[in-house]
RNA sequence: UACCGAAAGGGCAAAGCCGGGGUAACCCGGUGACGCAAAGCCACGGAUCCUUAGCAAAGAAGGACAGCCGGGUUGCCGAAG
Numbered sequence: 001u002a003c004c005g006a007a008a009g010g011g012c013a014a015a016g017c018c019g020g021g022g023u024a025a026c027c028c029g030g031u032g033a034c035g036c037a038a039a040g041c042c043a044c045g046g047a048u049c050c051u052u053a054g055c056a057a058a059g060a061a062g063g064a065c066a067g068c069c070g071g072g073u074u075g076c077c078g079a080a081g
Stems, first nucleotide, its partner, number of pairs: 003081001011036002016031006034067001040073003044070003048064005
C1' cells in the first nucleotide's frame, strides 16, 4: 500500500401515530426504529405512482419517488488474518 472486515464512536431513519402543507402521488416537523456504508447529494436513463384532457386504450403534457434498478458526484473508522 492492496485485499478482507471484528469492535467502538458517530450518522441516517421504514411502517405506525400526532401536527401542518398539497387535488393527488407525496412532502415538512415531532414521535418511533424496519432497516442502511453512501438509506449523503443530483430526476440523466428505465421502472413504479399521481394529476389533467380523453368513453377507453395507446399515447401526450405536467408532477412524485434517490429506502426500486442503472448512471453521475462527494464521502467515516479499520482489530485479527

Notes
The RNA shown here (c-di-GMP-I-UAU riboswitch aptamer) has 81 nucleotides and comes from an uncultured Desulfuromonadales bacterium. Rfam family: c-di-GMP-I-UAU riboswitch aptamer. For this family Rfam cites "Bioinformatic analysis of riboswitch structures uncovers variant classes with altered ligand specificity" (Weinberg et al., Proc Natl Acad Sci U S A, 2017). The sequence was found by an Rfam model in a public genome assembly.